[in-house]
RNA sequence: AGGACGGUAGCUCAAUUGGCAGAGUAGCGGUCUCCAAAACCGUUGGUUGUGGGUUCGACUCCCUCCCGUCCUG
Numbered sequence: 001a002g003g004a005c006g007g008u009a010g011c012u013c014a015a016u017u018g019g020c021a022g023a024g025u026a027g028c029g030g031u032c033u034c035c036a037a038a039a040c041c042g043u044u045g046g047u048u049g050u051g052g053g054u055u056c057g058a059c060u061c062c063c064u065c066c067c068g069u070c071c072u073g
Base pairs, nucleotide, nucleotide: 001072002071003070004069005068006067007066010025011024012023013022019056027043028042029041030040031039049065051063052062053061
């Protein structure tokens, strides 16, 4: 320099012919217990990497840039 994949909640990851942003875990509160753990119930948490474009509507399609992993030279 060229190419492939990835970037979504604190963490690990879903969400696809474009149509309400979710799960697990963690955090907080509660039930239970002599206390705690475990289990169960509830709950909080998001500028979907940046900036634009297309569209009635974008995590999703197009362009630019940034970051990470890998490949080629």
A computed fold for a 73-nucleotide RNA from Coraliomargarita sp., annotated as transfer RNA. The coordinates come from a structure-prediction model, not an experiment, and the mean pLDDT is 82. The source organism's lineage runs through Bacteria, Pseudomonadati, Opitutia, Puniceicoccales and Coraliomargarita. It was read from a public genome assembly. Its Rfam family is "tRNA". Rfam links the family to the GO term triplet codon-amino acid adaptor activity.